Background
This is a predicted structure of a 65-nucleotide RNA (Fluoride riboswitch aptamer (crcB RNA motif)) from uncultured Desulfobacterium sp. The sequence was found by an Rfam model in a public genome assembly. Lineage of the source: Bacteria > Desulfobacteria > Desulfobacterales > Desulfobacteriaceae > Desulfobacterium.
[in-house]
RNA sequence: UGCCGUCUUGGGGAUGGAGUCCCCCUGACAACCGCCCUGGCCGGGCUGAUGACUCCUACCGCGCA
Numbered sequence: 001u002g003c004c005g006u007c008u009u010g011g012g013g014a015u016g017g018a019g020u021c022c023c024c025c026u027g028a029c030a031a032c033c034g035c036c037c038u039g040g041c042c043g044g045g046c047u048g049a050u051g052a053c054u055c056c057u058a059c060c061g062c063g064c065a
Base pairs, nucleotide, nucleotide: 009027010025011024012023013022016056017055018054019053020052021051034046035045036044037043
């Protein structure tokens, strides 16, 4: 690296970690992989550390010391 077999069980929800809840996928050819401009690509621009809530970390904005 390729092929065959098996499925202990697990995995996913646009940037990190944890708890709770929700949804989705399941032998991987799956669930998932944001938005705008463009016929499409290239290229350019924009929002958010959440699927949702709470907390931590990082980042950003404002004010004070």